[in-house]
RNA sequence: GUGGUUGAUUGUGUAGUCGCUGAGUUAUCAGAGGAAAGUCCGGGCUCCACAUAGCAGAGUGCCAGGUAACGCCUGGGCAGCGUAAGCUGACGGAAAGUGCCGCAGAAAUGAUACCGCCAGUUAUGGUAAGGGUGAAAUGGUGUGGUAAGAGCGCACCGCAUAUUAGGUAACUAAUAUGGCAGGGUAAACCCCACUUGGAGCAAGAUCAAGUAAGGUAGUGUAGCUAGCACAUAUGCCUGGGUAGAUUGCUUGAGUUGCUUGGUGACAAGCAGCCUAGAUAAAUGACUGCACUUGACAGAACCCGGCUUAUAGAUUAGCCACCCCA
Repeated sequence: GUGGUUGAUUGUGUAGUCGCUGAGUUAUCAGAGGAAAGUCCGGGCUCCACAUAGCAGAGUGCCAGGUAACGCCUGGGCAGCGUAAGCUGACGGAAAGUGCCGCAGAAAUGAUACCGCCAGUUAUGGUAAGGGUGAAAUGGUGUGGUAAGAGCGCACCGCAUAUUAGGUAACUAAUAUGGCAGGGUAAACCCCACUUGGAGCAAGAUCAAGUAAGGUAGUGUAGCUAGCACAUAUGCCUGGGUAGAUUGCUUGAGUUGCUUGGUGACAAGCAGCCUAGAUAAAUGACUGCACUUGACAGAACCCGGCUUAUAGAUUAGCCACCCCA
C1' cells in the first nucleotide's frame, strides 16, 4: 500500500423569526430512535377466591457461568467452512419401537448373485475379492492363504468395552481386550431430561349517566377429569337504552464517572444526573451561511433481548499478500 475480518462512535451543522406540548407563581427548563419497526421471546405491573392434583398441550436440548428471567449473553468442548484472522451449529438418544431411503440396480430391514472368477462332460455347486447401478451395497488399506475367494489369518486404521492420566464438566490422550451389532435419517413419529396457570393498560381503580324486557339451576380467565369455592337470581344467556371525566402515565431490575474483583458476560462500593407523557394524537414552517449535499425512519404502560432496514463520516485491533528501510 492492497484485500479480508472483528468491534466502537455518529446519523447534517450553525444563526435568526413565528408556532406547538408538558412542568413552573414567574423568570425559565425540557420535548421521538439505534433501531421507536417486527410482535418473535422473557419479565415488571394489574385482575381472575386459592392458583390444588392428574392427563393432554407447549417450549428448550454439549458443558460451565451471567442475569429479575429467557429460546438471550460470556467463556470453553466437539463438528464443519476458511491459507489465516475468523464464521456457523435445529449440538440429548438410532443397541426401546415404528416409519422412510424415489429412479437406477440382481438386491436398499436383517437383503441379493446380473456380468465375472473357480470346480464340473453336463445338470449344477462354491464365491462376494474384480466390474456395473447408486448418496449409500456384508467396515477401509496392505499382505499371506485359497480350486477361486472371504476378518479366513496378520499389521495399521475404524468400532465396542474396560482401565489409567489431565480437566468442575463437556471432553482429550494412552494402554489392554474383542473379529465386531449392514448403513443413514429424530428440522420423521417416538423415548429421555428440565421448564411451564390464564388474560392483558382496550389490564385495572374512582366519579357521572343509565339500570326496559324475556329465558334459565347453575357459575367459577386456554382444554378434559377430580377437588374446592360461590349461588337459589345482584349469577349465566338473548336483548333495549346510557356512556363523559379523572387516574393508571413515568424515579426506573434507570443512567454517567471512578475504584476493586473477574479471561469475560458482569458484580460490589463511592460520587453525580433527572432526560416526552400526547389522547384523533405535541417538537413544525420560513430565511441566511457552511460542506461530508444529508440514509433507514416517529414513543402511546414500562424494561431486558433477538431479528430486519440503514446514504455517508470518523476510529481501533487482528490476518494474508506486495514493496521499501
Predicted 3D model of a 325-nucleotide RNA (Bacterial RNase P class A) from a Pseudomonadota bacterium. Rfam family: Bacterial RNase P class A. About the family: Ribonuclease P (RNase P) is a ubiquitous endoribonuclease, found in archaea, bacteria and eukarya as well as chloroplasts and mitochondria. It is recorded under the gene name rnpB. RNAcentral holds the sequence, with entries from ENA. Taxonomically the source falls in Pseudomonadota (Bacteria, Pseudomonadati). Model confidence (mean pLDDT): 78 of 100.